Background
Small-subunit ribosomal RNA, 5' domain from an uncultured bacterium, 478 nucleotides, folded computationally. RNAcentral holds the full RNA, with entries from ENA and SILVA. Its Rfam family is "Bacterial small subunit ribosomal RNA". Its family is annotated with structural constituent of ribosome and ribosome in the Gene Ontology.
Context: one part of a larger RNA
RNA sequence: GAUAAACGCUGGCGGCGUGCCUAACACAUGCAAGUCGAACGCUCUUCGCAAGAAGAGAGUGGCGGACGGGUGAGGAACACGUGGGGAUCUACCCAGAGGUGAGGAAUACCGGCGAGAAAUCGCCGACAAUACCGCAUACGUUUCUUUGGAAAGAAAGCCGAAAGGCGCCUUUGGAUGAGCCUGCGUCCGAUUAGCUAGUUGGUGGGGUAAAAGCCUACCAAGGCGACGAUCGGUAGCUGGUCUGAGAGGACGAUCAGCCACACUGGGAUUGAGAACGGCCCAGACUCCUACGGGGGGCAGCAGUGAGGAAUUUUCGUCAAUGGGGGAAACCCUGAACGAGCAACGCCGCGUGCAGGAAGAAGGUUUUCGGAUCGUAAACUGCUUUUCUGUGGGAAGAGAGAGGACGGUACCACAGGAAGAAGCCCCGGCUAACUACGUGCCAGCAGCCGCGGUAAUACGUAGGGGGCGAGCGUUGUCC
Repeated sequence: GAUAAACGCUGGCGGCGUGCCUAACACAUGCAAGUCGAACGCUCUUCGCAAGAAGAGAGUGGCGGACGGGUGAGGAACACGUGGGGAUCUACCCAGAGGUGAGGAAUACCGGCGAGAAAUCGCCGACAAUACCGCAUACGUUUCUUUGGAAAGAAAGCCGAAAGGCGCCUUUGGAUGAGCCUGCGUCCGAUUAGCUAGUUGGUGGGGUAAAAGCCUACCAAGGCGACGAUCGGUAGCUGGUCUGAGAGGACGAUCAGCCACACUGGGAUUGAGAACGGCCCAGACUCCUACGGGGGGCAGCAGUGAGGAAUUUUCGUCAAUGGGGGAAACCCUGAACGAGCAACGCCGCGUGCAGGAAGAAGGUUUUCGGAUCGUAAACUGCUUUUCUGUGGGAAGAGAGAGGACGGUACCACAGGAAGAAGCCCCGGCUAACUACGUGCCAGCAGCCGCGGUAAUACGUAGGGGGCGAGCGUUGUCC
């Protein structure tokens, strides 16, 4: 000098930030991912005589739940940083080319019956689609090929009075995102010196979106290592942050990029892409139970217990920015924007200003003359930043309407010095001295060292010095 700090004393205001560094310990409760009726059938409600209209519900289907948000356990590794490479995929989006014909069989919801405490499930029956399945066609595409050609492989409709719009299928290119390989860089230990059998390479086969011992059979015996292999320890990496003249050293909170993880371990399914708030299995823990059987996963936002020196509200709004769905209206969004709490940090402001000597009272001290606190106070005049009250009152919202923040910021008027100063130190280092008490006691202390009867070093008081809404101490880094 710095700090994600803590502790002690003290504490007026504002702006901007920051806030479980410990137990990746366990979690009550609420919320955090839905949406679409312009894909589909059904049921119910309201209005209506009806046709119908408006809503609601569960279900099928589509898109999204792979983003956003959290955490740093693991990992010394192509994990990260930087540069390069090719054997790949990429929903939605953009641009181009071609197409969208004719059919079929189911099923959930529903109805009937039944089982169960529940979670949930079974049988029978009917019905729809942009769900599913053939057939036809095939500019591109794929496979084979004698380079002539042959074969394979698609689709779905909806809205609108119409015009038309939104879709769907095949394919090319782009964009974006992702997978893979690789040069270099990336902590400590030799009181770790040898390590390795799918190991190193080849061939055949398999496999992937894709190169590859990625997997497998056979063959060969290789591969790595004092330029530190292997083993052990520690650790998320980076942009950066702190310090320093720099070189360097230390660190990696907040913000941003990447990685990894989601109770622990394993597995697949769906999908363009894979699993925090999806599924299955096992385990530990926990909850319900009619004992037969079931449910759960806050390292999302709040919040609770525990641990700890220590870290906040079970708040408001989708107004803005952004995200998902939808043609749209709109719905959802603990992302986000705001408010609340905390002097935790940085910055700013204030706690008055001027005059005022009988140098008051009082305190302290004294050589008893005085000295000092000290223009300090009182007193007089002034001001009102702040404060209090009243009134007005935004921008943020790109044509109109629409503001959580917020009756906030800000403005005007009124009132009255009014409501606002402490902490540490005073032997030397180191700015600042006397008195009393104590008597190697009580105590102080960063180092040197003070204290055993005149202590500027302990305690108190007066005075003084430093900083100031803070001041000191402790921890850590340079």